[in-house]
RNA sequence: GAGCCAGUGGUUUAGUGGUUAUAACGCGGCGCUUACACCGCCGAGGCCGGGAGUUCAAUCCUCCCCUGGCUCA
Numbered sequence: 001g002a003g004c005c006a007g008u009g010g011u012u013u014a015g016u017g018g019u020u021a022u023a024a025c026g027c028g029g030c031g032c033u034u035a036c037a038c039c040g041c042c043g044a045g046g047c048c049g050g051g052a053g054u055u056c057a058a059u060c061c062u063c064c065c066c067u068g069g070c071u072c073a
Stems, first nucleotide, its partner, number of pairs: 001072007010025003018056001027043005049065005
């Protein structure tokens, strides 16, 4: 320098054009317990790596950039 893949709550992720973006773990509260844990219920927390474009509508499609990984030279 070239090609490919990935980036979504604190972590790991589902969702691949259309209703309030999904779940688990973690965190907070309540219940339970003498108490803790387990378990049950409730809640907070992300506008989807950044920007531009296409579209009535973009996490999703296109382009550029950033970060990480793999391969080639």
Molecule: transfer RNA
Organism: Promethearchaeota archaeon